A computed fold for a 74-nucleotide RNA from a Patescibacteria group bacterium, annotated as transfer RNA. Its Rfam family is "tRNA". Rfam describes the family as follows. Transfer RNA (tRNA) molecules are approximately 80 nucleotides in length. By type it is a transfer RNA. The prediction has a mean pLDDT of 81.
[in-house]
RNA sequence: GCACCCUUAGCUCAGUUGGCUAGAGCGCGCCCUUCACACGGGCGAGGCCACACGUUCGAAUCGUGUAGGGUGCA
Numbered sequence: 001g002c003a004c005c006c007u008u009a010g011c012u013c014a015g016u017u018g019g020c021u022a023g024a025g026c027g028c029g030c031c032c033u034u035c036a037c038a039c040g041g042g043c044g045a046g047g048c049c050a051c052a053c054g055u056u057c058g059a060a061u062c063g064u065g066u067a068g069g070g071u072g073c074a
Base pairs, nucleotide, nucleotide: 001073002072003071004070005069006068007067010026011025012024013023019057028044029043030042031041032040050066051065052064053063054062
C1' cells in the first nucleotide's frame, strides 16, 4: 500500500428479507427471604446501536466517507 472482517448497556454478546420506534447473561441499586451473609425470588436504573453524510414513508440493519481494532497478501 491492497483485500476482507469487527465496532450495539460497565463487561461478554444476540438482533441484518429495513417496520411490535432495541434485548439476554454477568455486574449495579432497591425490596422479599435470613439473627446475619450467601443462594434464591421480584422490581428498577443504565444504550439516541463508533462518528458524519446519503438512500427511503421509515435505517442498529442498505450505500459512501472518517476513526479505532483484527486477519491475510505485498